[in-house]
């Protein structure tokens, strides 16, 4: 540095759709596949941290709107 698993970061509903994913189209390949996309579906823990025989902690943060729950003031 690069990847992959795990845990925390309070939760749920609606919503937009950029990345990633799959379809689906062209195009290169003997093929495996790899490229593009005024397309179609999924889609706001994709992030940040600590660990990886540990964790079950905590900090920072995470469109947009609502509603819960926790804490704390005030009345």
């Nucleotide at each position: 540095c690069c990847c992959g698993c795990u845990g925390a970061g309070g939760a749920g509903c609606g919503u937009u759709g950029c990345g990633u994913c799959c379809g689906c189209g062209g195009c290169c390949u003997c093929g495996a596949g790899g490229c593009c996309g005024u397309c179609g579906g999924u889609c706001a823990g994709g992030c940040u941290c600590a660990g990886c025989g540990a964790a079950u902690u905590a900090a920072a943060c995470g469109g947009c709107g609502c509603u819960c729950g926790c804490a704390u003031c005030a009345c």